[in-house]
Context: one part of a larger RNA
RNA sequence: GUCAGCGAGUUACUUUACGUAGCGAGGUUAAGCCGAUAGGUGUAGCCGGAGCGAAAGCAAGUCUGAACAGGGCGAAUUAGUUGCGUGGAGUAGACCCGAAACCAAGUGAUCUAUCCAUGGCCAGGGUGAAGCGCAAGUAAAAUUGCGUGGAGGCCCGAACCAGUAUAGGUUGAAAACUAUUUGGAUGAGCUGUGGAUAGGGGUGAAAGGCCAAACAAACUUGGAAAUAGCUGGUUCUCCCCGAAAUAUAUUUAGGUAUAGCCUUGUAAAUUAAGUGACGGGGGUAGAGCACUGGAUGGGCUAGGGGUCCUACCAGAUUACCAAACCUAACUAAACUCCGAAUACCGUCAACUUUUAUUGCAGGAGUCAGACUACGGGAGCUAAGUUCCGUGGUCGAGAGGGAAACAGCCCAGAUCGCCAGCUAAGGUCCCUAAAUAUGUGCUAAGUGGGAAAGGAUGUGGAAAUGCCCAGACAACCAGGAGGUUGGCUUAGAAGCAGCCAAUAACGGGGCUCAAGUACAUUACCGAAGCUGCGAGUCUUUUUCCGUUUCGGCGGAAAAGGGCGGUAGGGGAGCAUUCUGUUCGGGUUGAAGGUCGACCGUAAGGACGGCUGGACAGGACAGAAGAGACCAUGCUGAC
Numbered sequence: 001g002u003c004a005g006c007g008a009g010u011u012a013c014u015u016u017a018c019g020u021a022g023c024g025a026g027g028u029u030a031a032g033c034c035g036a037u038a039g040g041u042g043u044a045g046c047c048g049g050a051g052c053g054a055a056a057g058c059a060a061g062u063c064u065g066a067a068c069a070g071g072g073c074g075a076a077u078u079a080g081u082u083g084c085g086u087g088g089a090g091u092a093g094a095c096c097c098g099a100a101a102c103c104a105a106g107u108g109a110u111c112u113a114u115c116c117a118u119g120g121c122c123a124g125g126g127u128g129a130a131g132c133g134c135a136a137g138u139a140a141a142a143u144u145g146c147g148u149g150g151a152g153g154c155c156c157g158a159a160c161c162a163g164u165a166u167a168g169g170u171u172g173a174a175a176a177c178u179a180u181u182u183g184g185a186u187g188a189g190c191u192g193u194g195g196a197u198a199g200g201g202g203u204g205a206a207a208g209g210c211c212a213a214a215c216a217a218a219c220u221u222g223g224a225a226a227u228a229g230c231u232g233g234u235u236c237u238c239c240c241c242g243a244a245a246u247a248u249a250u251u252u253a254g255g256u257a258u259a260g261c262c263u264u265g266u267a268a269a270u271u272a273a274g275u276g277a278c279g280g281g282g283g284u285a286g287a288g289c290a291c292u293g294g295a296u297g298g299g300c301u302a303g304g305g306g307u308c309c310u311a312c313c314a315g316a317u318u319a320c321c322a323a324a325c326c327u328a329a330c331u332a333a334a335c336u337c338c339g340a341a342u343a344c345c346g347u348c349a350a351c352u353u354u355u356a357u358u359g360c361a362g363g364a365g366u367c368a369g370a371c372u373a374c375g376g377g378a379g380c381u382a383a384g385u386u387c388c389g390u391g392g393u394c395g396a397g398a399g400g401g402a403a404a405c406a407g408c409c410c411a412g413a414u415c416g417c418c419a420g421c422u423a424a425g426g427u428c429c430c431u432a433a434a435u436a437u438g439u440g441c442u443a444a445g446u447g448g449g450a451a452a453g454g455a456u457g458u459g460g461a462a463a464u465g466c467c468c469a470g471a472c473a474a475c476c477a478g479g480a481g482g483u484u485g486g487c488u489u490a491g492a493a494g495c496a497g498c499c500a501a502u503a504a505c506g507g508g509g510c511u512c513a514a515g516u517a518c519a520u521u522a523c524c525g526a527a528g529c530u531g532c533g534a535g536u537c538u539u540u541u542u543c544c545g546u547u548u549c550g551g552c553g554g555a556a557a558a559g560g561g562c563g564g565u566a567g568g569g570g571a572g573c574a575u576u577c578u579g580u581u582c583g584g585g586u587u588g589a590a591g592g593u594c595g596a597c598c599g600u601a602a603g604g605a606c607g608g609c610u611g612g613a614c615a616g617g618a619c620a621g622a623a624g625a626g627a628c629c630a631u632g633c634u635g636a637c
Base pairs, nucleotide, nucleotide: 001637002636003635004634005633006632011092012091013090014089015088016087017086018085019084020083021082022081023080026047027046028045032041033040034039051058052057061073062072063071064070095233096232098230102223103222104221105220106219107218113197114196115195116194117193118192119191120190121189122187124156125155126154127152131148132147133146134145135144136143160184161183162182165180166179167178168177199215201211202210203209236572237571238570239569240568241567246259247258248257249256250255260366261365262363263362264361265360266359267358268357271356272353273352274351275350276348277347278346279345280344286338287336288335292332293331294330296328297327298326299325301322303321304320305318306317307316308315369394370393371392372391373390374389375388376387377386378385399410400409401408414534415533416532417531419530420529421528425524426523427522434521436520437519438518439517440516441515485499486498487497535562536561537560538559539558540557541556542555543554544553545552546551573626575623576622577621578620579619580618581617582616584614591610592609593608594607595606597604598603
């Protein structure tokens, strides 16, 4: 890895809702006892039939209160209860598997750390300390030389111990090795044997190292199925409906509670939605400047500055600053003299949908959302960014288109058909359908990626200037006037610059699209629509059967539905066992294997071969009741 088998909502008690059965203003027993399969007995107790108050208590009332008031909770409005089944909740391991950890009692120093006791081991070579001897030397010493001597955590280097570097090895020869190389090698050396220290403890020349191949707290067993708001897994089928990714709160943010949205049951109102009319409130878009602010030019004119004048007072002037006022033109999410469209609320009547609405009761899931269009905030009017609002799609949606492409465009898949029509989008070939039609444009392969900016690209339209009294260009001669064009500038006069004006290119070719624009007619194109057939759910009607008169079952017709994750509801299939009943089997059961049969599915028959003794149908009941998946478990290969 494959296959086979095993493998996950259980059981007990309490409680609640629904279904069903019994009895019913009542219902029912528990322990115990009798009998020991069944059952009988047992009325203590519990629930209901009356509530209110903290209580005493009172009672269809009661409490508060001074109250005969008001108010609160009740009655008036009578169905419960006991079993069984199913859904939910609670307490228990409570759907299953999974920690790291915590605590207790024990077991370990045959590995390793340190220590104690007692033993063992270290080839060979080198260096040559102290001391001593002799000689020289000295007054004597010192000192010097030559010998002798053999010290040292001395040197080189085997055994031994270690493990520096490189290579190999890395499902190894080996759960730490091999080769080469390297360090120590008389010492704080290495080593044998025996012994000591034990888990919050030891030991440690200290690395959180080591304590029996995983030590920031060993191992074994127990508490123990610790706990896990976390991850993974959770087993047959079909039918109906079908979400959410939001609000509020949270030691809360990947959890939870309540509400919102889903489902099932039940009850009920002309309930709900749309269209129309009418009536409302509003202060958004826009607009405006009447307020509050911002902001510009001009005028007028307080105040201030400058200049002039002036002994002072006063005065004059100003291309300066400038309040108020006037005028012109602006501006605002936190401005408004104004002010929509929508949206929202209400009333009315008709029509459409035909319960789509709301209450109560049972069960949920959801609380990470994504993109897209529009209205905005943040950001850089950045982001496949982030935060809101209103729609859509995806989520949970298949099909067609966009080459491919959850969120874009078209369109919502019950099933079948070798039938038809269309949508978006397409029609030369790949590739289904026009080498369609009419009229233009484009020459750039633009189309088929992009801006500021640049340009005698090119088409069309409407004007205008000049022109056989000779235009335009070219060439020759001249070179006047407005004029020193305007601006800028010290100057700017054709000739620094800017603006205006002015000067200044020739030739050839293409225009038949599958590009582009407008228009037109066909066709293709989807699980859309239509046609034919079938199934299922639901509503209405009719008929048949049955009935405890509430309904239930069946058939037909007409109408409407049938995408679906989480999730709710319904109906079934299969397995094992039990009861009742029917009845198969040595003239061959179960099981195995093959087969073109039946059923909407889970599944069910039948026949052949094999096999060799049990097995099945119907109706009920009970569950160790369905596996492909949990880095699942066990076995085989």

A computed fold for a 637-nucleotide part of an RNA from a Gammaproteobacteria bacterium, annotated as large-subunit ribosomal RNA, domain II. The organism belongs to Gammaproteobacteria, within Bacteria. RNAcentral holds the full RNA, with entries from ENA. Rfam family: Bacterial large subunit ribosomal RNA. Gene Ontology terms of the family: structural constituent of ribosome and ribosome.